A computed fold for a 720-nucleotide part of an RNA from Jatrophihabitans sp. GAS493, annotated as large-subunit ribosomal RNA, domain II.

Context: one part of a larger RNA
Formats: sequence, structure tokens, C1' cells
RNA sequence: GCCUGCGAGUUAGCGUUAUGUGGCGAGGUUAACCCGUGUGGGGUAGCCGUAGCGAAAGCGAGUCUGAAUAGGGCGUUUGAGUCGCAUGAUCUAGACCCGAAGCGAAGUGAUCUACCCAUGGCCAGGUUGAAGCGCAGGUAAGACUGCGUGGAGGACCGAACCCACUUCAGUUGAAAAUGGAGGGGAUGAGCUGUGGGUAGGGGUGAAAGGCCAAUCAAACUUCGUGAUAGCUGGUUCUCCCCGAAAUGCAUAUAGGUGCAGCGUCGCGUGUUUCUUACCGGAGGUAGAGCUACUGGAUGGUCUAGGGGGCCUACAAGCUUACCGAAAUCAGCCAAACUCCGAAUGCCGGUAAGUGAGAGCGCGGCAGUGAGACUGUGGGCGAUAAGGUUCAUGGUCGAGAGGGAAACAACCCAGAACACCAGCUAAGGCCCCUAAGCGUGUGCUAAGUGGGAAAGGAUGUGGAGUCGCAUAGACAACCAGGAGGUUGGCUUAGAAGCAGCCACCCUUUAAAGAGUGCGUAAUAGCUCACUGGUCAAGUGAUUCUGCGCCGACAAUGUAGCGGGGCUCAAGCACACCGCCGAAGCUGUGUCAUUCAUGCAAUAGCCUGUCGGUUACCUACGGGUGGCCGGCCAGGUGUGUGGAUGGGUAGGGGAGCGUCGUGUGCCGGAGGAAGCGGCGGGGGAACCCAGCCGUGGACGGCACACGAGUGAGAAUGCAGGC
Repeated sequence: GCCUGCGAGUUAGCGUUAUGUGGCGAGGUUAACCCGUGUGGGGUAGCCGUAGCGAAAGCGAGUCUGAAUAGGGCGUUUGAGUCGCAUGAUCUAGACCCGAAGCGAAGUGAUCUACCCAUGGCCAGGUUGAAGCGCAGGUAAGACUGCGUGGAGGACCGAACCCACUUCAGUUGAAAAUGGAGGGGAUGAGCUGUGGGUAGGGGUGAAAGGCCAAUCAAACUUCGUGAUAGCUGGUUCUCCCCGAAAUGCAUAUAGGUGCAGCGUCGCGUGUUUCUUACCGGAGGUAGAGCUACUGGAUGGUCUAGGGGGCCUACAAGCUUACCGAAAUCAGCCAAACUCCGAAUGCCGGUAAGUGAGAGCGCGGCAGUGAGACUGUGGGCGAUAAGGUUCAUGGUCGAGAGGGAAACAACCCAGAACACCAGCUAAGGCCCCUAAGCGUGUGCUAAGUGGGAAAGGAUGUGGAGUCGCAUAGACAACCAGGAGGUUGGCUUAGAAGCAGCCACCCUUUAAAGAGUGCGUAAUAGCUCACUGGUCAAGUGAUUCUGCGCCGACAAUGUAGCGGGGCUCAAGCACACCGCCGAAGCUGUGUCAUUCAUGCAAUAGCCUGUCGGUUACCUACGGGUGGCCGGCCAGGUGUGUGGAUGGGUAGGGGAGCGUCGUGUGCCGGAGGAAGCGGCGGGGGAACCCAGCCGUGGACGGCACACGAGUGAGAAUGCAGGC
């Protein structure tokens, strides 16, 4: 890992509550217990209901408060309960199942290991040579020195022994700590045998939270114990109907919970809902505006005041390329400005439409309370984020199908089932690939299309405006481009051309006191301007369509899905066709629900009416029995309409397993089970008949009762 088996909402309580159903009914019912074995009989304590109010005493259709015969609160004015059974939920219990780390109690451990006690054992060999002592020297005596002797030391080297520093191997190992090669201690705080001692908040510890039997920041065993787990995981057959939430408030609260919101089921109400139109309202957003306020803010005018200057004994005065309130002119800004002011939205009324899984009320049962992206309006952020936080729509969530190559959230569109039928949506129609290399008119040359900005450019198309032009423009070529004058100043120089000022006059077809190059300054070249040659358009500018540059990344084209595409298979506009989905239609079928018709009579229940009868009567009537009619509901069938995506979740209807009861059947002439052939049903599933195996029980109907359904839980056991 696979297979087989096992494996999770149970049980109790004369609990609580709701629904269904049954008994009795203003009543209902027993509990313990007794007699005793029947589906029995008794047992009336108690409980619920029939009356409430008050804290209570208590009073009572009232009562409490209160001084109150006031007001107010809760009641009365009406009526159905109660006891079983079943089911949903809940409470108390382990309470759907598995899962802690832990806490407590009582015990068991020092054969491992820590330390201690008692008693034993062990340490090859080699080296060094302390004190002391002896002798000699030395001294006044010493001290001291030398030579011997001596054999000290947590001394030295190094086996056994003890340790474990480095490295390699090993790492499903040879080994749950080892092996190889080196390393440290090795007469000591040494190592070691045997026996003994200290015990769990305790021991022991040359101290590492180390060790206390492969377990230690509190050992192990059993018990409390099924501790608790707002946490994770798992929770087993089918079909049908509906179908959420990820929000608000609160929370020792934030991944939990309570109430509300949103779902479902039942009962009630009966259009109250929703949409549109009209009418009537409230409002201060978008926008806009501001000599309409409050503030901000730019420039000008004007000027109080201040600063500077002049003047001045003081006071005053004059002045100012300074600052500048207020005023004024012009142009602006504002979520916490408004003289104004929409569209939507909201509230009310009327009418019409719709009338449906609309609205509202009461009750049973929930789930949700982590949301995500996208459009729009905002805040925060950087007018960043697949960011964050609100509001308002959509989709996903819980939604399949078609498109976007692929792609929860984008576009189209909401899947009951079948069909080798049709029409469309988004999106497409050269090939991959269903359908047009469709039609018309243009544009693009960049493979732009098929990624990008500021910025840049005689790319090219369109629409304008303003010039010049057969009295000859623009471009090109030929020629001129002069004189006063080297203008004045400045300067070493300044002559059109360093700089400053001025920028005239003359001759002219035209020629600047000079556009650029150039010189030390001149010179020289050139331009503006003019004539000629030529011959028809030529400049400037604005708006706009499509393009160009800007444009650099790592395996391989790689920024059309690919091939490939250029009067496109690109772009724009217009048009005609077609394809294209689980959408719509067609045909058939199933289910749910509503409306309606019919049939049939069988039963039951409620209500009502009529007849009859019994009892009680206050003579008004009440209660009960029987018969008949009507209404409503359920059941069958026909027609018509609508509906049938679905997670959490609510509701409904069924299948199967095991057992019990009753009835009916099968079985040694072969039960169940197993294998095979074959068949049926909307599903869970079911089965006639036959064959084989098997060898003793089994089936159907109606009830009842559960140890009742397996793929998941790092599930448990076994097998492979």
C1' cells in the first nucleotide's frame, strides 16, 4: 500500500417543550406499595388544568400600589385540558466517536546510574632526583658552597586499566551510541570486585537541569478516568421539494458564544408584497459658486501703520525700486465653506399591472456570524499592491454549459430526463476548427496588428486657416549686394560682425550703420534684399486617422494559441449571410405544486341544518343517542398552467440488514449461502426459470424492536 472484518447521535428520567396520533374530557392521571402471573386487580398521596393579583400576610373577578371609592400595573370579559405512544429539539448524565500535554492518590524501583558506608583487589617498564643525613671546603661561631648518600612528588615518558579530544566510516547500522586511526590520565581528588544505604517535589549531584533500570524542568505501575479539549480529524443506504450566511449589537471577546438578520416546516391573515405611472413630501450629495458667510491663496491699484533716508532742541515736516492691515480690481481653492443646486435613492397617497416558494403575525428546527473578486462612490496608502476599510450592484461561494488558447470571481447563459431535429446569445466564419481566403469604401507598410510612457521626427491619409504665385512665385543656377563711413563711444586695435549707444541720409532694380563664417585689426566668403534664366504651384500654421523611434535577461522562437496572413486572414465604417450553449423551440417521458372537471362510493373527523328520541329543567332552554342532508379535508383519474442547479441546513417519501409477533407458504423429490446464464424497477435495490456447488433451514404480507447500511478518522485486528 491493497484486501477482508470491526468502527461513531445511544440509553435513562411517571425531566421540559413542540408536532402527530390515541384514551378520557372540566376534568385527566396515578407513584411507592399490596394481591399476585393476567395485555390482571387494587392503591387518590401527589402532579397538571379549571383564577388571578401581591415580596408576603392575604384578598379574590379582581388584586397590587396608594390617604384615596383617584390614576396606573397585571388579570377577568373566556373557555380545553390531561395521560399514554411516536417523532423533532433541549436539560442532567462520558451523551456522536477517537485524540492530549497534564493534576491527584496509593504503591514499585539505586542489579543501570549519582553520592556515601563497610570490606577486599589492581597499577609492566623507564626517567627526574626535594627534604634529611654524611664527608670536604668555609666562618669567631654561623650562614653558605661542593661532592656523595637519600628517594619526595594530585612529578615526567609509557603498557594494563580508566576516559572520550579530533577525524573517517556507520546513520532501514555488525551496534537503539559502535568500528578504524590518532588523543588524554595512568601513586592518585586513581581505578575496580562484593555487600549495604539515600525514593519522586523526593534522592543524589567537583552543577550539565546531570543521573535515579534504553524513560527525567519532576521516574514507573495501578486507580480517580470515558479528566478536560470554545481545538484537529472522522461520522456508513436512496430519491423528491425548498434553500442560506460569512452582517449588526454585546462579549476576559475577536477562529467561541448570546440576541437580531438571512433558510426551512406548520398554523393563521388574505394582496397587506413588488413594479410602473401620476400626485404630494423631506433632503444639501454631484456640480457650481464665493464683494453670499467662514477660512485659504496669486497679482495689480490704493493706502492706515511700521522700517530706511533727509531735516531736526522737542514736536512737527519732506521723501522712499522697503514691509504692509483694511478697502478695491482681476483670476482661483475647500470633507469638517454655501447665495445656489440636480440625477438617482427614500417616505406617503391614488391607479394599473403582477399575483409568484410575494408580504406580515405566531410557533418547531436550523446553519451562518474567516468571505473572495469585479463595476461604481469614498476613506487609509504613494489618486502603489491579487493591499486595507466602508457603501452600492453583480458573480463565485453553493453554478454545470458556451466564449476569453489554458483561466472560482470577466462576457453570454441558470443544467428534471431522452432525441443522428430547429433558432439564437456572447464570441466567431484561411487551415488546425463548426461557419464568408463575403460585399462596398477607405486607412496602415510598421508583421503595426500581436505589450509600454515622458519626449522626439519633412512617415503617410483627411479637414481647415493665413501668405506668395503667368504682372512668373518656391527651389536651383547666373549677376549685383553700393556710397557718406573705419557711424559715435570704448579700446593697443574695434573698419557691418568683443562690448555700449544710436540705427540716419544718398545712389538705386536692390543692398541692414548688417545674418553667419573669418582677421591682431583690415582683407576675404556669405546672408537679408534685387535683376535674369526656367517654368507651375509653393510656404507657414491648427485640428485629426493610422503608423515610426524611445524598447536591454537569463534552456529555445516565446508579448497572435499555432500554422500562416499585407487591395489581409490587420484597422475603420456600412451591409448581407452563416456557425455557435445543457439558453429558446419541437417531440416524448418523470416528478412537485396550483386550478378545475369527473367518477366512485368506503371509512373517519370537524362544523352546520333538519327529523326523531331519552334525561334534567328556573319552562327561555341545555345535554346525550339514532337517522338523513350540506360543507371542508384525504384518496383515484383526466385537462390546463407554473415549477424541478445547489453547499451548510430544514422538510417529505422510500430501499436494505438482524430479530420478535400473527397469518399464509417453501424445504433431504434438497433450505440458506456461493458461482453461472437471463430479466425488472425512478434510486437505494429486486427476481421468474434453469445448471453447478452446498447440506438444513428459509420466504411473503402486516405490525413491532434495533449493537441497522463504511472509503476515508497518520482509524483497530488479521492476511498478502
About this RNA: The coordinates come from a structure-prediction model, not an experiment, and the mean pLDDT is 82. NCBI's taxonomy places the organism under Bacteria, Actinomycetota, Jatrophihabitantales, Jatrophihabitantaceae, Jatrophihabitans.